RNA sequence: CGUCGUCCUGGCGACAGAAAACAGCCAUUAGGCCAGGAGCGGUGCGGGAGAUGUGAUCUCUCGCACGUUGGA
Repeated sequence: CGUCGUCCUGGCGACAGAAAACAGCCAUUAGGCCAGGAGCGGUGCGGGAGAUGUGAUCUCUCGCACGUUGGA
């Protein structure tokens, strides 16, 4: 110098050819390490579609809303 912990900037941390993690102050939360901004992931409600053993569940999609919390 680079890559990674959703994205940008900064912070904290890790790794060395890979994109992981028991790290990232401690716990908590569905909410991803943190702040600001985002709203990718996540949650609630509603519409549509698909799967299944047809009652409920899961998945996809669209709309609206919300967007961890407490302490050090």